[in-house]
Context: one part of a larger RNA
RNA sequence: UUGGGCGUAAAGGGCGCGUAGGCGGCUUGGUAAGUCAGUUGUGAAAGCCCUCGGCUCAACCGAGGAAUUGCGACUGAUACUGCCGGGCUUGAGUCCCGGAGAGGAUAGCGGAAUUCCCAGUGUAGCGGUGAAAUGCGUAGAUAUUGGGAGGAACAUCGGUGGCGAAGGCGGCUAUCUGGACGGGUACUGACGCUGAGGCGCGAAAGCUAGGGGAGCAAACAGGAUUAGAUACCCUGGUAGUCCUAGCUGUAAACGAUGGGCACUUGGUGUUGCGGGUAUCGACCCCUGCAGUGCCGAAGCUAACGCAUUAAGUGCCCCGCCUGGGGAGUACGGUCGCAAGGCUGAAACUC
Repeated sequence: UUGGGCGUAAAGGGCGCGUAGGCGGCUUGGUAAGUCAGUUGUGAAAGCCCUCGGCUCAACCGAGGAAUUGCGACUGAUACUGCCGGGCUUGAGUCCCGGAGAGGAUAGCGGAAUUCCCAGUGUAGCGGUGAAAUGCGUAGAUAUUGGGAGGAACAUCGGUGGCGAAGGCGGCUAUCUGGACGGGUACUGACGCUGAGGCGCGAAAGCUAGGGGAGCAAACAGGAUUAGAUACCCUGGUAGUCCUAGCUGUAAACGAUGGGCACUUGGUGUUGCGGGUAUCGACCCCUGCAGUGCCGAAGCUAACGCAUUAAGUGCCCCGCCUGGGGAGUACGGUCGCAAGGCUGAAACUC
């Protein structure tokens, strides 16, 4: 390579938008490139295979046939694919009405709590631990009351609840703004799916510059513990955590499960919207669509388990795997301010 695979054994790209490419609904006409049939030319000889023959046999040799699965030309077929043209509405999109939501951005506002400052009350302790000590406190702490400053985070509601492509998103209000869903079925008429490259987004930590700094807290210091204790525990504490602008581009970026479409018994909860029934009304009951959970049929699976939110049954497109270590290393390239990222071996060894 052929093949077989990718939830947990090696293997789904962190996520999206999208270029090339690949693939693509129903119907009709044309064409005849792919496709199929026939005819014909060519496909050297030798060899291989079959038949017959010549050396006493065989090896060897001669003759004929077959094969040479290919390519070209011509004639024809038109189901499927392609190409050109016409039509359609179910895929896709637009429009109108409606409600849900921590979706995103900016600005403003709020209360609780911690810390600090000022003042009052008040006096000898506070704090901390397994026990202690370091630490704080008669220069009046801790506790408590009033006032003030400042930063960060938003208890209850809160929910296998919601939203988002993923990362992620949670006090309140306003402005700007994205998407999804339900109902109507007016419009376009295949406009679709996927997506190598590419572009964008991307937790935390980290980096650059300027702010900010309450609490927490790598590093660091001290106290303990211990044989030691560069730790676990305690008292402190700087980067950082926060904001603005830029960079980095990683993760157990996980559902360890790529995206799309279709099909395949059910039960039960929940979120949003609708229809029916019922009612004074909210419920209840039946039912449709979209999400989100649990349990389970067939089927699948090495098992665990998955099971209409598939890991079932199929089709299309992309990414990836091919024994362990060496190694996500070296070298080269490329990106980055750096840290480092991406790409990514071999010798050797088991």
Small-subunit ribosomal RNA, central domain from an uncultured prokaryote, 350 nucleotides, folded computationally. The full RNA is in RNAcentral, with records from ENA.